[in-house]
Context: one part of a larger RNA
RNA sequence: UGACGGGGGCCAGCACAAGCGGUGGAACAUGUGGUUUAAUUCGAUGCUACGCGAAAAACCUUACCCAGGCUUGACAUGCAGGAAGUAGGAACCUGAAAGGGGGACGACUCGUAACCAGUCGAGAGCUUGCACAGGUGCUGCAUGGCUGUCGUCAGCUCGUGCCGUGAGGUGUUGGCUUAAGUGCCACAACGAGCGCAACCAUUGCUGACAGUUGCCACCAGGUCCCGCAAGGGAUGCUGAGCACUCUGUCGGGACUGCCAGCGACGAGCUGGAGGAAGGUGGUGAUGACGUCAAGUCCGUACGGCCUUUAUGCCUGGGGCAACACACGUGUUACAAUGGGGUCGACAACGCGCUGCGAACCCGCAAGGGCAAGCUAAUCGCUCAAACGACCUCUCAGUUCGGAUCGAAGGCUGCAAUUCGCCUUCGUGAAGCCGGAAUCGCUAGUAACGGCGGAUCAGCACGCCGCCGUGAAUACGUUCCCUGGCCUGUACA
Numbered sequence: 001u002g003a004c005g006g007g008g009g010c011c012a013g014c015a016c017a018a019g020c021g022g023u024g025g026a027a028c029a030u031g032u033g034g035u036u037u038a039a040u041u042c043g044a045u046g047c048u049a050c051g052c053g054a055a056a057a058a059c060c061u062u063a064c065c066c067a068g069g070c071u072u073g074a075c076a077u078g079c080a081g082g083a084a085g086u087a088g089g090a091a092c093c094u095g096a097a098a099g100g101g102g103g104a105c106g107a108c109u110c111g112u113a114a115c116c117a118g119u120c121g122a123g124a125g126c127u128u129g130c131a132c133a134g135g136u137g138c139u140g141c142a143u144g145g146c147u148g149u150c151g152u153c154a155g156c157u158c159g160u161g162c163c164g165u166g167a168g169g170u171g172u173u174g175g176c177u178u179a180a181g182u183g184c185c186a187c188a189a190c191g192a193g194c195g196c197a198a199c200c201a202u203u204g205c206u207g208a209c210a211g212u213u214g215c216c217a218c219c220a221g222g223u224c225c226c227g228c229a230a231g232g233g234a235u236g237c238u239g240a241g242c243a244c245u246c247u248g249u250c251g252g253g254a255c256u257g258c259c260a261g262c263g264a265c266g267a268g269c270u271g272g273a274g275g276a277a278g279g280u281g282g283u284g285a286u287g288a289c290g291u292c293a294a295g296u297c298c299g300u301a302c303g304g305c306c307u308u309u310a311u312g313c314c315u316g317g318g319g320c321a322a323c324a325c326a327c328g329u330g331u332u333a334c335a336a337u338g339g340g341g342u343c344g345a346c347a348a349c350g351c352g353c354u355g356c357g358a359a360c361c362c363g364c365a366a367g368g369g370c371a372a373g374c375u376a377a378u379c380g381c382u383c384a385a386a387c388g389a390c391c392u393c394u395c396a397g398u399u400c401g402g403a404u405c406g407a408a409g410g411c412u413g414c415a416a417u418u419c420g421c422c423u424u425c426g427u428g429a430a431g432c433c434g435g436a437a438u439c440g441c442u443a444g445u446a447a448c449g450g451c452g453g454a455u456c457a458g459c460a461c462g463c464c465g466c467c468g469u470g471a472a473u474a475c476g477u478u479c480c481c482u483g484g485c486c487u488g489u490a491c492a
Stems, first nucleotide, its partner, number of pairs: 001492002003489002007487007015477002019441005026332008034323002042053002064318007073132001077131006088105001092101003108123004134307002137305003143301001145296003148292001150290001155194006161170003173186004200284004205252007214242002219239003222235005255278001258272005334434001338393007350381003355374002360369003400431001405426007447469007
């Protein structure tokens, strides 16, 4: 100086505790191990692999296997030679296709020539040959770049000075304080850098400006409903309007600023006022020096090695989807705070032109027909669902649960057999709350409910977002885990 301890001191974190909901049991989905296989392509492997790369494996993708084919090659550049019925190329033959054969017809651009060019010269294209292409072949322990992790933890260093023979120390320690090496005070240190914080975005309050596609308070009108009428109600439909909502641009606003107490008269802490918001207001982006020869040569780049009628390329089919098992992550449940039925209410983020597709009609439905509107604050996706009202079921493997299987259909697509999604009818399995163990979460959070998007022809229980309903608990830091600072040491 580090590392280390079932040493000590101080401190933090959903680390424990206090709570709420799960996982571990069931069925299914998905990933992995294993096994199997012609192949089940490859990578990821404690935390930090396992709904991970993959934000879409029927073909393609595809890297794997089988079979058929090509060899300057599917693609790039250069050099040399060659061919005018040349390049291209219909029919036809072979074939699963790719490929191979075949060859009716039949060129282009520039130049040259007395005019006229498919034929001459050059080029393009073709062909032969040579350089080379190609490789998701190997090495992430040769690398760049990017990423995970400790960890958004509060740390990591430097210059000069001082101390020490030196490694090095000091500063960075100490007291108080903070979310923070945040700040105050002290001090052989004085300063500085990378981190912290702030600057950025978003959300919460508000002012001004702007007013269509958004809005509709006041005024007028139209349409519809009730009513004999008077009148009342509904509807932004029209005029008028920009008040309000909203949209989006520029500002304001929060700073321990004010008050009281505590504190060292400090930094600050506790309480209070005002305020939409209070002590970092909430959230995001932002990840220091470094650690793990961590991950990635299959994103791309790149050293070396290997391959070159194949480890390259094309095509058809198969496989990546197998299934005695084992594990991870999820979905749906086991019901009455529930299931079913009929009515009724309220969102936000987004997306749309080889697209979103209204209304209407057909179909029990998936869906189909016709087709308006919309390059979208205009039209459409788009009826949100949980929720509320009423009816029903009455504790039962059930009107719970929906796996599995049968039948009939729909959609996408060249094609749903291996191997897609959806609908209807029938079938109705396990499952009565889950052993040891184990995970998440501190507030608009957990839990519950639906909606949108990327990918995408089609396919979402995954992922990324959005809004709705909306809790419980935290005494405390003894203990478990992780981390920080000081100290100790028989270890290096």